[in-house]
């Protein structure tokens, strides 16, 4: 260069919880801790693929002889969010070959 992660050195990030309670309809995020893991758990979230979530939008549900129109419930729907679900391009610290 390429290529591994059995080994080393600096360090590095930080799951569930916990605290305080910022954003935000929510999923999420963000701050303190505080560690299950992670060799990229660094980046990248319409225009890959998968998940979450519906504030809004649309739709659906009652009998009456017809209609409206609200609340509730339910079902779609991402333009919202997740890369610590697979992914993808890029750079990157060590140490082996």
């Nucleotide at each position: 260069c390429u290529u591994u992660g059995c080994u080393c050195a600096a360090g590095g990030c930080a799951a569930a919880c916990c605290c305080a309670u910022g954003g935000g309809a929510a999923a999420c995020c963000g701050g303190g801790g505080g560690a299950c893991g992670c060799a990229a758990a660094g980046c990248u979230a319409c225009a890959g693929g998968g998940g979450c979530u519906u504030c809004u939008c649309g739709g659906c549900u009652a009998a009456a002889a017809a209609c409206u129109c609200a609340a509730a419930g339910c079902c779609g729907a991402a333009u919202g969010c997740c890369a610590g679900c697979c992914a993808g391009a890029c750079u990157g610290c060590c140490a082996g070959a």
A computed fold for a 97-nucleotide RNA, annotated as c-di-GMP-I riboswitch aptamer. The coordinates come from a structure-prediction model, not an experiment, and the mean pLDDT is 78.